[in-house]
RNA sequence: UCCCCCAUAGCUCAAUUGGCAGAGCGACUGACUGUUAAUCAGUAGGUUCCUGGUUCGAGUCCAGGUGGGGGAG
Numbered sequence: 001u002c003c004c005c006c007a008u009a010g011c012u013c014a015a016u017u018g019g020c021a022g023a024g025c026g027a028c029u030g031a032c033u034g035u036u037a038a039u040c041a042g043u044a045g046g047u048u049c050c051u052g053g054u055u056c057g058a059g060u061c062c063a064g065g066u067g068g069g070g071g072a073g
Base pairs, nucleotide, nucleotide: 001072002071003070004069005068006067007066010025011024012023013022019056027043028042029041030040031039049065050064051063052062053061
């Protein structure tokens, strides 16, 4: 310098060939109990890495950038 992959909740990851952003764990509240743990129920938590574009509509498509990983020279 060039090529490929990844970036979504505090963490690990889903999201069906563009159509309401979700799960598990964790946190918090409650139930249960002599107490804790476990178990059960519920609640909160998101600028989907950044900027721009396409579209009625973008996590998803396009362009550029940033960060991480892998490969070629």